[in-house]
Transfer RNA from a bacterium, 73 nucleotides, folded computationally.
The sequence was found in a public genome assembly.
Model confidence (mean pLDDT): 82 of 100.
Rfam family: tRNA. Rfam links the family to the GO term triplet codon-amino acid adaptor activity. Rfam classes the family as a transfer RNA.
RNA sequence: GCGCCUGUAGCUCAGUGGAUAGAGCGCAAGCCUCCGGAGCUUGAGGUCGAGAGUUCGAGUCUCUCCAGGCGCG
Numbered sequence: 001g002c003g004c005c006u007g008u009a010g011c012u013c014a015g016u017g018g019a020u021a022g023a024g025c026g027c028a029a030g031c032c033u034c035c036g037g038a039g040c041u042u043g044a045g046g047u048c049g050a051g052a053g054u055u056c057g058a059g060u061c062u063c064u065c066c067a068g069g070c071g072c073g
Base pairs, nucleotide, nucleotide: 001072002071003070004069005068006067007066010025011024012023013022018056027043028042029041030040031039049065050064051063052062053061
């Protein structure tokens, strides 16, 4: 330099172009307990890597860029 893949919550990951973007773990509060853990309930936490385009509508499709990974040279 070329090709391919990945990028969504603190972490690991779901998410057919259409309802308010979800789950597990973690975190906080409450219940329970002598205390803790476990368990139960509730909650916080996201400009879906950046920008542009297509569309009535984009996390999802297209283009450019950025970051990471793999392969080729």